């Protein structure tokens, strides 16, 4: 320098044009003499920046992190 692939709350992941789910982690409370563990419940997300379309995580371009091959 070319070529692919990923990018989704702190964290792992699912989601293939209509509302962003789980699970862990955190906070509150209930339980227990105490702790653990269990239970209800809160918070909190689509990597940016543009297009397409009523409507984008999602489908198209750039751009940027990172992985992998090639040179």
């Nucleotide at each position: 320098g070319c070529g692919g692939g990923u990018g989704u709350g702190u964290u792992g992941u699912a989601g293939u044009g209509g509302c962003c789910g789980c699970a862990a982690a955190c906070g509150a409370c209930u339980u227990u003499u105490c702790c653990a563990a269990a239970g209800u419940u809160g918070u909190a997300g689509u990597g940016c920046g543009g297009g397409u379309u009523c409507g984008a995580u999602u489908c198209c371009c750039g751009c940027c992190a990172c992985c992998c091959g090639c040179u």